[in-house]
Context: one part of a larger RNA
RNA sequence: CUGGGCGUAAAGAGCGCGCAGGCGGUCGUUCAGUCGAGUGUGAAAGCCCCCGGCUCAACUGGGGAGGGUCACUCGAUACUGAUCGACUUGAAGGCGGGAGAGGGAAGCGGAAUUCCCGGUGUAGUGGUGAAAUGCGUAGAUAUCGGGAGGAACACCAGUGGCGAAGGCGGCUUUCUGGCCCGUUCUUGACGCUGAGGCGCGAAAGCUAGGGUAGCAAACGGGAUUAGAUACCCCGGUAGUCCUAGCCGUAAACGAUGGACACUAGGUGUUGGUGGUAUCAACCCCGCCAGUGCCGAAGCUAACGCAUUAAGUGUCCCGCCUGGGAGUACGGCCGCAAGGCUAAAACUC
Numbered sequence: 001c002u003g004g005g006c007g008u009a010a011a012g013a014g015c016g017c018g019c020a021g022g023c024g025g026u027c028g029u030u031c032a033g034u035c036g037a038g039u040g041u042g043a044a045a046g047c048c049c050c051c052g053g054c055u056c057a058a059c060u061g062g063g064g065a066g067g068g069u070c071a072c073u074c075g076a077u078a079c080u081g082a083u084c085g086a087c088u089u090g091a092a093g094g095c096g097g098g099a100g101a102g103g104g105a106a107g108c109g110g111a112a113u114u115c116c117c118g119g120u121g122u123a124g125u126g127g128u129g130a131a132a133u134g135c136g137u138a139g140a141u142a143u144c145g146g147g148a149g150g151a152a153c154a155c156c157a158g159u160g161g162c163g164a165a166g167g168c169g170g171c172u173u174u175c176u177g178g179c180c181c182g183u184u185c186u187u188g189a190c191g192c193u194g195a196g197g198c199g200c201g202a203a204a205g206c207u208a209g210g211g212u213a214g215c216a217a218a219c220g221g222g223a224u225u226a227g228a229u230a231c232c233c234c235g236g237u238a239g240u241c242c243u244a245g246c247c248g249u250a251a252a253c254g255a256u257g258g259a260c261a262c263u264a265g266g267u268g269u270u271g272g273u274g275g276u277a278u279c280a281a282c283c284c285c286g287c288c289a290g291u292g293c294c295g296a297a298g299c300u301a302a303c304g305c306a307u308u309a310a311g312u313g314u315c316c317c318g319c320c321u322g323g324g325a326g327u328a329c330g331g332c333c334g335c336a337a338g339g340c341u342a343a344a345a346c347u348c
Stems, first nucleotide, its partner, number of pairs: 004320003007303002012317001014200004021193003025087004029082002032080002034076007041068001048064006090190001091187003094183005102176007109153001114148007124135002161168002205246006214240002219235004257316006265294011298305002322347002330341004
């Protein structure tokens, strides 16, 4: 110096990009680290061992051993480094195909709700456990025709697809990101992770302007009740929608960080592909990538996980250690709400 852990007990950052740093494929070269041998040096005293001197001991004399990020020389070359050269399996690219609610913008469509106008028509309607408030003879509800406007896109729809996560679902056009398969054509380790940093980030909330059909915090009313600041009912404003800008949180969950390798199978499904087959679409056998279920070994406190690992290993980051407390103070950020960072006393 290291040491135990992080699905559910405390503990994986909401997610990505990435500077520094850490770590890093195969072959050669070198021999700095590393390892071995030799030589030199490492004063004396002290420590340790042996022998001796003061009657013993302390003390002390002699001898030996030991003692190093040390220097030089010679040698070893597995590992690490360094350097140059080479390589192709990691990574990236080219070419040929492919699927998709991935993202931005514009346009369009039908169903439904509400409202308005007109027709038919008359006394109720609505709502509930039952009612009432409400609406309705100034003609409602119902029904037919016409119109306006906003929001959301039934069926298809699927432990289906896409995205890093948040998330994404009518149709068309346009701009644009990523992914998969085939080919082994090009580059030749160009890689992995990532403290800080930067960006993205549901809902609610905030600022300004617009919009507002339905829904609906607050609020008003009717019920219920001992009460009812609720649950139920009738209304209803912010908000929900759009544009621009903030906020930066969540049971942001797979409560499971990322990358790579290895370790029985079975079965479904999505995309591609090789073979087989056929008049053809299928079927069937295999491979790759994704997404589910069930299970071997192994792991686990158990539950369970199990090639999509919570198994076996390597690398890098984050995090945990009773309550007080994700609080106080300070700092940074924010218009605010608040967020981020983050203690101690005391207590057990």

Predicted 3D model of a 348-nucleotide part of an RNA (small-subunit ribosomal RNA, central domain) from an uncultured bacterium. Its Rfam family is "Bacterial small subunit ribosomal RNA". The full RNA is in RNAcentral, with records from ENA and SILVA. The prediction has a mean pLDDT of 89.